[in-house]
RNA sequence: GCCCCUGUCGUCUAGCCCGGUUAAGGAUCGGGGCCUUUCAAGCCCUUGACGCGGGUUCAAAUCCCGCCGGGGGCA
Numbered sequence: 001g002c003c004c005c006u007g008u009c010g011u012c013u014a015g016c017c018c019g020g021u022u023a024a025g026g027a028u029c030g031g032g033g034c035c036u037u038u039c040a041a042g043c044c045c046u047u048g049a050c051g052c053g054g055g056u057u058c059a060a061a062u063c064c065c066g067c068c069g070g071g072g073g074c075a
Stems, first nucleotide, its partner, number of pairs: 001074007010028004020058001030046005051067005
């Protein structure tokens, strides 16, 4: 330099191929509560995310382009 894969709550992950319905879902962590003599466990509630910029579209996490970060391959 070229090619391929990848980037979503603090962490892990679903949704992307084939655009749409509700508040972007789940687990865990954190916060609060119930229970308990207390703790743990259990139950309930709750905070928190689409790497950045642009385009297409009535509508983009999803499609297109560029950039950035990570991983792999070739040279």